[in-house]
The prediction has a mean pLDDT of 78. Two RNAs folded together computationally: RNase P RNA and transfer RNA, 426 nucleotides in total. Rfam match: Bacterial RNase P class A. From the family's description: Ribonuclease P (RNase P) is a ubiquitous endoribonuclease, found in archaea, bacteria and eukarya as well as chloroplasts and mitochondria. By type it is a ribozyme. Rfam links the family to the GO terms ribonuclease P activity, dimeric ribonuclease P complex and tRNA processing.

Parts: sequence; C1' cells; structure tokens
RNA sequence: UGAGCAGGCCGGGCAAUCGCGGGUGCUAACGCCGCAAGGCGGCACUCGAGGAAAGUCCGGACUCCACAGGGCAGGGUGCUGGGUAACUCCCAGUCAGGGCGACCUGAAGGAAAGUGCCACAGAAACAUACCGCCCGUCUCGAAGACGGGUAAGGGUGAAAAGGUGGUGUAAGAGACCACCGGCGGGCGGGCGACCGUCCGGCCAGGCAAACCCCACCCGGAGCAAGGCCAAAUAGGAGGAGGAUGACGUGGCCCGCGUACUCCUCGGGUUGGCUGCUAGAGGCGGCGGGGAACCGCCGUCCCAGAGAGAUGAUUGCCCUCGACAGAAUCCGGCUUACAGGCCUGCUUGCGUG
RNA sequence: GCGCCCGUAGCUCAGGUGGAUAGAGCAAGGGAUUCCUAAUCCCUGUGCCGGGGGUUCGAGUCCCUCCGGGCGCA
Repeated sequence: UGAGCAGGCCGGGCAAUCGCGGGUGCUAACGCCGCAAGGCGGCACUCGAGGAAAGUCCGGACUCCACAGGGCAGGGUGCUGGGUAACUCCCAGUCAGGGCGACCUGAAGGAAAGUGCCACAGAAACAUACCGCCCGUCUCGAAGACGGGUAAGGGUGAAAAGGUGGUGUAAGAGACCACCGGCGGGCGGGCGACCGUCCGGCCAGGCAAACCCCACCCGGAGCAAGGCCAAAUAGGAGGAGGAUGACGUGGCCCGCGUACUCCUCGGGUUGGCUGCUAGAGGCGGCGGGGAACCGCCGUCCCAGAGAGAUGAUUGCCCUCGACAGAAUCCGGCUUACAGGCCUGCUUGCGUG
Repeated sequence: GCGCCCGUAGCUCAGGUGGAUAGAGCAAGGGAUUCCUAAUCCCUGUGCCGGGGGUUCGAGUCCCUCCGGGCGCA
C1' cells in the first nucleotide's frame, strides 16, 4: 500500500427565538367562568422517539377464563455442554460442507421398529442377469438352443452389489491380502457430542423440511386483555333448554364452575377514569466465569398521547446528513439503511 | 394496535399424498358458415405458479423469509 475476514460504536453538532405534547409548582399581576372551592388561560422550571420505534416471525411478563387439572388429538423443537424469566435466541465446543487463509454456513436424533415413495430410463430401485464372460449338455465343428455360475466389463439412471491395486479362479467374487471407507466390540481421553487406537469383519441404497418412532416442551385468548364510573333504553321479536342439555372463547372426552340461562335478529350509548409505564431499567465501579451471562455496591429517572405531541426561522461549523416515527411492556430474530469511526486478524505487492 | 386469511393465463377458478410440456370456462386472434353481422363449429396463442433462499435426483405442491392485497375486533 492493495484485497479481504471478524467484532464493536456513531447516525449531523452548537446557540437563540417561536410553536406542539407530558409532568411539577405558583396563580402575586392580567383575561374569562363560578357564591365559593376552584377551573380554563397565563407564568416559572423540567422532560420529550429508534437502532431498527418496522415485519408481527418466535419467546415471556401482565390480565381474564378454575388456582390451568387428567387423557386423546394437534403443534413446536431436535449434535453436545452451558446461559436465560423463556425461546426457534445467545455463548463455547463436536461433526459435515465451503474458502489459500483470517473465517463462514448448517432444521445436524433415528432409514438393522414399521409403512410409503424413488417419475423417465433401465434387466433390476432392494433385491434382481439385458448385453457380455465362463462351464456343462445337444450338435462332427462353427453358429445356435437349453441348464447353470458370475456384479470384473458394457449400457440406463440423481442413485446399481464398499473403492483402488494385487492374489486367486473355468470365469468371477471381501473368497483372501495391503491401504482407504463403513459396521460391531474392547481399551484410552473427554461432563458430553465425539476423538484416538486395537481386534473382528464387509452383513445393512436414498428420502423422515413423507407418514412415523424416540426425547423434551406447549391450556386458551389477547391492553380493542381487564377493572370502575357516568349516560342511554325496546326487560322488544323469534328460537333452544329445563339437565346424557346450555354456557363459561379453547378441536374432542372427563373434570370443575354458573344458574332463567343461552343463540339469532332488532334497538340505545358512541363519554370519562384506570390498566400506563420505575423496569428481567440505564450508567459507573468491584468481583465470579474461557464466553454468553451472573452477583454486589453506588448513582440516575429517561415519551406516555387518545385523531394521536418533535416542527419552523435565524446564525455559525463539518465529511452537507440514509432507513425511518413510540401506542401495554420486555428479551430475541428478520428486514431497510447515505456515510463515518475504532479494535483485532488473514493474504498479496513494494521497500529497508 | 392486536388477531387471521389469500396470491396460478387478460378475468374467474382447478391442480387428493412432490414425477408436468401446469389445465378448465369466459375473453382474445384466425378460419368455416352467411349477402353482412350475431349465434354455432374447428383451430391457435396465453404463465419465471407474488419475489428470494433452502430440503430433494426433482418443488405450483414441503420449510424459511420478504412483498402485495383482503377480513375481523370495543
């Protein structure tokens, strides 16, 4: 200096004025309402979007239904160990694949429990002989026919009997040998996935993001959940049931609870308060751990609307500013994103 | 905001469990019939199966993710 890999961080800044939403205090002055308390204004102080606030793909908290109970069905996850409130997430490792490498990717249990599928082609798709090779019989011989052996060669296919080389044989074949691979067992290492090595020995194609088996997990709904107050009126019409039924939102059964209950149609009200933001919270320090993460101490308060608040103007500066706007909250994942910074590492080239 | 469903030809829809060159009706184009048109008959074209990735020998179908559209709620 070129190319690249991994991790982390930032996402225009400062000042002034005006404006918008929330909170606290005052209401002494000024305006309006009220007999008053006080309210609406007003004044002062203070806070006011993100790394993804997004998609709603997972997981939880919270609330209601029974304190969420049993069974079936259904769904999810799936190498190992750990982290966590929990997870399909994270960390560390194993194995497989890719890359010269730093490193990246992986829904990665079981195919000797069973069932199913493997189109076309091919003889055969899980057990088989189409061509070929070899042997025997018929035939004088050749060619041919019949019977048998053979997976070494050809052909088909995505996939064809462990692979390569040799010994051997009528021709062949793990029949035997060496190396590699795979399976079973022993020993050693590791918490474990797994690895190493020795012995036996070749029996057993692929697909489980096909059914399934095994292990573990999952009750249902969602803040428009739910609670309270006020207002409103049509206690209307039709239907079901009176307890083997109905409803309690869950697919079924059981269980539990409810009692004039439920369903459909029709009608009224379209107001307020709460849930609502102090939390698995941020920052700093110390300690534990290889890491994710955890513990302790100190400190800070950091949006909370309800048609829904962040903007405008001016001045200065720079690299001239992307994707994008909270709506119950939190942990993840995924997706979008101008540009910039930092740290560690790999591999070229040049020079010393 | 929360929950759910759908996407195949110009339009409306089929495509049980993966084997494809993806079908049907309407519409469109051409021809026949007719003096001409309609109707009728015959023929034809029409798709990256919403986009991307994965599993598989093979994906419209199975899985993941994104995009677009629609529905419900107190």